[in-house]
Order: sequence, then C1' cells, then structure tokens
RNA sequence: UGGGUCGGCCGGGCGAUCGCGGGCGGCGCUGCCGCCUGAGGAAAGUCCGCGCUCCACAGAGCACGGUGCCGGGUAAUGCCCGGGCGGGGAGACCCGCGGACAGGGCCACAGAAAACGACCGCCCCGGACCACGUCCGGGGUCAGGGUGAAAAGGUGGCGUAAGAGACCACCGGCGCUGGCAGCAAUGCCGGCGGCCAGGCAACCCCCACCGGGAGCAAGGCCAAGCAGGGGCGAAGCCCUUUGGGCGGGGAGCUGCUCGCUCCCCUGGAGCCUCGGGUAGGCUGCAUGAGCCCCGCGGUGACGCGCGGGCCCAGAGAGAUGAUCGCCCAGGCGAGGGUUGGUGGGACGAAGGGUCGCGCCGGGUCCGCCCGGCGAAUCCGUAAACCCCUGGCCUCCGCUGGACAGAACGCGGCUUAUAGGCCGGCCCCAGCU
RNA sequence: UCCGAUGUCAUUUAAUUGGUAGGAUGCCGCGCUCUGAACGCGGUCGUUGAGGUUCGAGUCCUCACGCCGGAACCA
Repeated sequence: UGGGUCGGCCGGGCGAUCGCGGGCGGCGCUGCCGCCUGAGGAAAGUCCGCGCUCCACAGAGCACGGUGCCGGGUAAUGCCCGGGCGGGGAGACCCGCGGACAGGGCCACAGAAAACGACCGCCCCGGACCACGUCCGGGGUCAGGGUGAAAAGGUGGCGUAAGAGACCACCGGCGCUGGCAGCAAUGCCGGCGGCCAGGCAACCCCCACCGGGAGCAAGGCCAAGCAGGGGCGAAGCCCUUUGGGCGGGGAGCUGCUCGCUCCCCUGGAGCCUCGGGUAGGCUGCAUGAGCCCCGCGGUGACGCGCGGGCCCAGAGAGAUGAUCGCCCAGGCGAGGGUUGGUGGGACGAAGGGUCGCGCCGGGUCCGCCCGGCGAAUCCGUAAACCCCUGGCCUCCGCUGGACAGAACGCGGCUUAUAGGCCGGCCCCAGCU
Repeated sequence: UCCGAUGUCAUUUAAUUGGUAGGAUGCCGCGCUCUGAACGCGGUCGUUGAGGUUCGAGUCCUCACGCCGGAACCA
C1' cells in the first nucleotide's frame, strides 16, 4: 500500500428575506412590536426493564408467564462488563450456552432396525440331491455391505466355527469419589466402577431465580350542562340503640382458594340496556436515576466527591420550515503539472558461462592440448521514446447532504440511515 | 398516545401432535356450438419479509412490515 476485524464520532456551515410553536416584556391591547428559545441518534417499533399514579403501605398459596454457564454492575432488565467451556477462522476476532441418568412424547420417507437392531453377508449343526455346490430347517454373529439428517465407542492386538468390550493396551466419553487452585462456572493431578450411554426441552416437563393488576385517555382539582325509563338482582338473625356482631350479595379491569378495604341486604348495592348532557380550564408536566468538565477508586461495566460549571422544546390534532447567495465534505466530466507501475512494445538489446557437439587454424611425446567461429542451451539486462494504467497538486464546469419528526419521563434492545472522520488490533500478499 | 387482534394463489377458504401446501371462484388454452353462456379436459398463480431452532417450518422462536378494531367525562 492492499485486504480484514473491532470500537468511537459527525451526519452540513455562514449570511439575507419570508414564515411557525413556546416564554417574557412593552404598547395606542379581538391585536401589534421587541427579546430569548425551539427535535434525534435513532424522537421509530412498543420488544424488555424501571420511576410515577390508582387499586390494601401490594398480602399468602396454586395456576400462568418469563429468564437460563458463573461472578459482578445497576433503580431494574431478556441490557452491560469480566471470566469459563465448546465451535469457526491463518490471525485480529466472531458465534453458542441449565437438565436427555426423574418421567411422558416425537423422530416423516427410506431402512432389517430410530433404541426390545439379523435384510444381504459370514459361520456352525441336521436333512435332501451322485457331486463342486444348491435347497430346506434350526442356531450363532453387528466385523463387512446397503438405508438415512442421525445406526449402537475409535485404533491395534488376543481370541473364535465365524464374530463381538467376550478379553487386553492406548485414546475418547459416562457415573461415583479424593487432593490442589478458584467466590463460582471450571481447570489440573489421581482412585474405583461398569464397559458405552442416539437426537429433540425455541414439545410437555424437571431444577433455580424473577414477576400482583392496570396504565398519563393513570390520577387530582375546578367549571358547565341534562331526564329519566326498563330488566336482572341477596336472607335474614342476635345484642339494650341511628351502634355492634354473625350470615348473605356485590365492587376493587385475565383464572381458582384465602385474606383485606368499601358498598348493600327489598325505600335495594351492583350489573345489563334504551335514552340525556359536556367535548371546557388548571394540574400531573420537566431540577431530573439531568447534561458537560475535573479528581479519586475499580481490569471493566460502573461508583464516589459539601469539586466546578449549566438549565436544555414542551403545546391544542400537534410549531422547529421555505427561497436565494457564498462555502465545505463527496461524486462525475475535461485540461495542466508532477510522480510511480512488482504493465506492455522496442527486447530476453548489450554482456557472460557451458565437462559436451560440429568446422577451421596451430602445436604434439599421436593419448591429446591451445585458440577462433557456429549451432544449441543456461545466466542476465538498462536508458531515451511510444502505448496502457494509478497516486498527489492545481484550475474549470455540472451535481451534491441520508434515515427520519418529541406529546408523562427515563435505562436498554432492535430496526432504518446518503456520505464522511478518528482510533486500536491482525497479516495469506507486494514494495522499501 | 395507549391497548388488543390478524396476515396462505387475483378473491374466498382448508392443512392431524412439525413430514408431498389442497379446494372453490377467477384467468389462460383446447373441445362442444352458427356464436356466446353453461358443461368437459388441461394448465397458471400462493404461505407478508428477514434471521434462527430442527434432519425437516405455513405451523415453533425473534425482529421488521402491512392491515383491522377499541378507548374520555357527568348524571
């Protein structure tokens, strides 16, 4: 450089004009003017968890639902951090996670068999046929074949009629158990056992832990206005009472039992239904698990600080926008400059080597030796120039900014998101 | 804003405890007919999307998307 991986951040800026919501102030007050202020990283989905409010100061048991290696963080979580084990990757790194020996259930098709495994094959015995052998009957056997997503430990040996954990060694796995390290998950080192145990719990289930219900249209205060009718509906008793107790009915927004609070017991609570009225104001409602910086503790999530600074939308069917100009990333096109290519052409130029081969010349102790040329083969290689292709700088033109929109508030997760910036780490590859 | 349901051919509707996605109407072609309808035969077309669990997903789990419904107070 290139490729990869993980994390953090930004997500247009400035100016002018016009326009909108909220607050404050002023005035000549059905309004006008001035000043301040006005969306997000996801405000979204509503998937989790809390606060807050009402129903008992939110209670018990069952049912039901959720979570699921271990430890920690937190208001809490299904979130986050650290660790453990398993799997993938060359690595940075990524992904997964209770129990299948409590029990039930399921595993289509294929296959002999899907967990009570003999279809082919192999082997033994008996019988029939003249016989190599074939057939019939009985039995043994999971080593081999075949089916399937999945097939009953693996390798080697011993053994056998053939075989097999039947036996032996090593390895893997399971159960029980001892020691050491660790808070724990778990790891390391042993001992004993029987020899081997299929998968699915995002099927029921078991174990551990958590969960009461409803939701700001919760809830509180004020104002305005109207008209009631029908149906269902309980059981009364005792004590000196307009009170109390027992009993019965009902409400408290998913089931059952208990408990608690309140209302009612025939002048009737409550429920159902036909109608009637209002569609107003204030509050809840933004000083909060708040934001920024600093210091300290912690590996970290995070915590602590009588350390500092800041106040930051809030409405009601719901404002935060539009146009123009300049600029900024970025994209496309064209020109110029500069610098590379581990691209091509020129070109396998130049140059060098070769125990060997051929030819020529010379020498000779006739074995051969020396020099040159040629073919073949091997090594090795520029520069200018031309073409192709990239980086950087500069100038011009066109283009150009996504997803999206607070409504009681927070913490998470998930999903959407044009383009860009920064940082840590890795290296199969090339260059220096 | 909150709460609750739901999604299978173009339409309507099935699918056992997870095991070949089926029917009707429609559409297309052929036949019948003078022509059309009806009728007969054949064909086309689908699990809202993505990911996961599983040997295997319309069915189970998660996320996203679409569509539908409900709501206040007084007396």

This is a predicted complex of two RNAs, RNase P RNA and transfer RNA, with 507 nucleotides together. Rfam match: Bacterial RNase P class A. The family's RNA type in Rfam is ribozyme. Model confidence (mean pLDDT): 77 of 100.